[in-house]
RNA sequence: CAUCGGUCACCGCUCAAUCGUCCAUCUGGACGAACCGGGGAACCACAGAUUUCGGAGCGAUCCGAAUUGGGGUGAAUCUCGCGUGCCUUCUACCCGAUGGUGCGUGCGUAGGGCCAUUCUCUCGGCCCGAACCCGACAGCUAACUCGGUCGGCGGUAGGGAGAACUAAA
Numbered sequence: 001c002a003u004c005g006g007u008c009a010c011c012g013c014u015c016a017a018u019c020g021u022c023c024a025u026c027u028g029g030a031c032g033a034a035c036c037g038g039g040g041a042a043c044c045a046c047a048g049a050u051u052u053c054g055g056a057g058c059g060a061u062c063c064g065a066a067u068u069g070g071g072g073u074g075a076a077u078c079u080c081g082c083g084u085g086c087c088u089u090c091u092a093c094c095c096g097a098u099g100g101u102g103c104g105u106g107c108g109u110a111g112g113g114c115c116a117u118u119c120u121c122u123c124g125g126c127c128c129g130a131a132c133c134c135g136a137c138a139g140c141u142a143a144c145u146c147g148g149u150c151g152g153c154g155g156u157a158g159g160g161a162g163a164a165c166u167a168a169a
Base pairs, nucleotide, nucleotide: 010155011154012153013152014151018033019032020031021030022029023028034149035148036147037146038145039144044139051066052065053064054063055062056061069137070134071133072132073131078108080106081105082104083103084102085101086100087099089097090096111128112127113126114125115124117164118163119162120161121160122159123158
């Protein structure tokens, strides 16, 4: 001098995921505000379908478990190609072809985020395009009702136009 890692403070990003009060004192509990999500009439819309296993019961049905049907949070959908498993049909039954579907993967993609006062538009740049939950069941939905406030990252940060606000003088 450069690079990598860790800790603290400050600042910033994503997300609904922040602020405050009281009681505690090993970082907890309760409550409030704010923000967010689910269920839930009329009207409107829809009018299809009802999986598997175990137990109880004469039966109607009930209880429990699961996830293929369906649904929810979320920007996170979808086409195509490749590989692979399963199923339908054809065929001489191996093989092959055909259609459907699940999983993995690749280039894309609907859509979404950031570039430092805030908002809008625009040019440019860099990214994401997941994951989870409910458990056969839910359209919308006033009243009503039930919940959440976690987690994960970054470090001087492009330009232009308009508006707003703030600071200094």
This is a predicted structure of a 169-nucleotide RNA (c-di-AMP riboswitch aptamer (ydaO/yuaA leader)) from Gordonia soli NBRC 108243. The coordinates come from a structure-prediction model, not an experiment, and the mean pLDDT is 79. The RNAcentral record of the sequence draws on Rfam and Ribocentre. RNAcentral records the identical sequence in 2 taxa.